The part of an RNA shown here (small-subunit ribosomal RNA, 3' major domain) has 476 nucleotides and comes from an uncultured prokaryote. Rfam family: Bacterial small subunit ribosomal RNA. Gene Ontology terms of the family: ribosome and structural constituent of ribosome. RNAcentral holds the full RNA, with entries from ENA. Model confidence (mean pLDDT): 85 of 100.
Context: one part of a larger RNA
RNA sequence: UGACGGGGGCCCGCACAAGCGGUGGAGCAUGUGGUUUAAUUCGAUGCAACGCGAAGAACCUUACCAGGCCUUGACAUCUAGCGUACAUUUCAGAGAUGAAAUGGUGCCUUCGGGAACGCUAAGACAGGUGCUGCAUGGCUGUCGUCAGCUCGUGUCGUGAGAUGUUGGGUUAAGUCCUGUAACGAGCGCAACCCUUGUCCUUAGUUGCCAGCACGUAAUGGUGGGAACUCUAGGGAGACUGCCGGUGACAAACCGGAGGAAGGUGGGGAUGACGUCAAGUCAUCAUGGCCCUUAUGGCCUGGUCUACACACGUGCUACAAUGGCCGGUACAAAGGGUCGCUAAGCAGCCUGUGGCGCCAAUCCAACAAAGCCGGUCGUAGUCCGGAUUGAAGUCUGCAACUCGACUUCAUGAAGUCGGAAUCGCUAGUAAUCGCGAAUCAGAAUGUCGCGGUGAAUACGUUCCCGGGCCUUGUACA
Numbered sequence: 001u002g003a004c005g006g007g008g009g010c011c012c013g014c015a016c017a018a019g020c021g022g023u024g025g026a027g028c029a030u031g032u033g034g035u036u037u038a039a040u041u042c043g044a045u046g047c048a049a050c051g052c053g054a055a056g057a058a059c060c061u062u063a064c065c066a067g068g069c070c071u072u073g074a075c076a077u078c079u080a081g082c083g084u085a086c087a088u089u090u091c092a093g094a095g096a097u098g099a100a101a102u103g104g105u106g107c108c109u110u111c112g113g114g115a116a117c118g119c120u121a122a123g124a125c126a127g128g129u130g131c132u133g134c135a136u137g138g139c140u141g142u143c144g145u146c147a148g149c150u151c152g153u154g155u156c157g158u159g160a161g162a163u164g165u166u167g168g169g170u171u172a173a174g175u176c177c178u179g180u181a182a183c184g185a186g187c188g189c190a191a192c193c194c195u196u197g198u199c200c201u202u203a204g205u206u207g208c209c210a211g212c213a214c215g216u217a218a219u220g221g222u223g224g225g226a227a228c229u230c231u232a233g234g235g236a237g238a239c240u241g242c243c244g245g246u247g248a249c250a251a252a253c254c255g256g257a258g259g260a261a262g263g264u265g266g267g268g269a270u271g272a273c274g275u276c277a278a279g280u281c282a283u284c285a286u287g288g289c290c291c292u293u294a295u296g297g298c299c300u301g302g303u304c305u306a307c308a309c310a311c312g313u314g315c316u317a318c319a320a321u322g323g324c325c326g327g328u329a330c331a332a333a334g335g336g337u338c339g340c341u342a343a344g345c346a347g348c349c350u351g352u353g354g355c356g357c358c359a360a361u362c363c364a365a366c367a368a369a370g371c372c373g374g375u376c377g378u379a380g381u382c383c384g385g386a387u388u389g390a391a392g393u394c395u396g397c398a399a400c401u402c403g404a405c406u407u408c409a410u411g412a413a414g415u416c417g418g419a420a421u422c423g424c425u426a427g428u429a430a431u432c433g434c435g436a437a438u439c440a441g442a443a444u445g446u447c448g449c450g451g452u453g454a455a456u457a458c459g460u461u462c463c464c465g466g467g468c469c470u471u472g473u474a475c476a
Stems, first nucleotide, its partner, number of pairs: 001476002003473003007470007015460002019424005026316008034307002042053002064302007073125001077124002079121005086103007107114002127291002130289003136285002138280003141276001143274001148187006154163003167178003193268004198236007208225002212223003239262001242256005318417001322376007335363002339357002344352003383414001388409007430452007
């Protein structure tokens, strides 16, 4: 100087407390451990691994296993020789591949040849998701959006170092004020950026419709309008600016006015010096090592989907604030041409159909919870939907291993969950639906969007994590 303390002081955080809803019990989905297996590819492992890499494993993916094949190779450059390239068909085979047949003589040219492309030969080489993340770059997690981490000069100390950065106040903040052997400065904080909340202005189509007119069963449907909503450009607005009080004549705090908004208005992006030899050699790059008729490459089939069990994360429930039936209302955001697909017709999935739309125009697209009626009457039920049987639909060469969906039948556990444990402070929790990425098909996951919309916070004694000062130390 640090680190540590079941030392002290001050302070913060959904850390506790106060509340609301969960997990832990059930069924299923998904990930992991374990076990099994020819293979169940690999990685991630307290917080910070476990719906994680994977924004989507039937083949492919795929790295694993079995079998069948190749050896200058699926891919790159170079040398030599030959040939157009290429297309079509037949046969054998699980295919990779092998054999055969037919068509085809192209482009540029100084006629020597050349540029693509294919075949053959030899070797330089290719190739490796092989090892080492404890050789590395890059990227990322975490402490933590915590308020810290440092430097120059000066001063003090023999020196390691100290001071500044400590003290008194204050703040979300090393934020600001004040004091002061310190005076300044840098990286962080804040602001600048995006978005949302109010108003003004400009513009007015595909969006809008107040007033005027026309028209319809109905609809901004039409003429028209530029007010309103909205869209998207530009501006205004919030600064403790104003008033009162407290304070040290400070910084600031408390209350108030005005205001759409008030003291960082809400949300996002933004992550200092560093810590964990944290994670990643399987995104990529890369040193070293290793393989080179194989640890490389191609193909078919299988595996990653196994199942006495254990754990994590979710979904659906156990019901009446509910289930079912009928009627009826109101979104936002994103997507669409190899695409989204309307009306109509078929019970459903879906098929048929083909209008419109490269989209503020058309489509998916009826939002659902809600509201108004009806029914059920506390029951393993008109709750719950697992499982299984049968029949189909769709995608796709192909749904057996191993897809999703539909209909009919079946109708399991489950009556609110032990010890324990998680999230959340406001348009939040809870609850309700909608969309997108990936994607042929395949979400209860992920990422977004809006609808409805709470309760509670006395307080900081305690648990956990963190910051500052101080103290002890046989620790470095």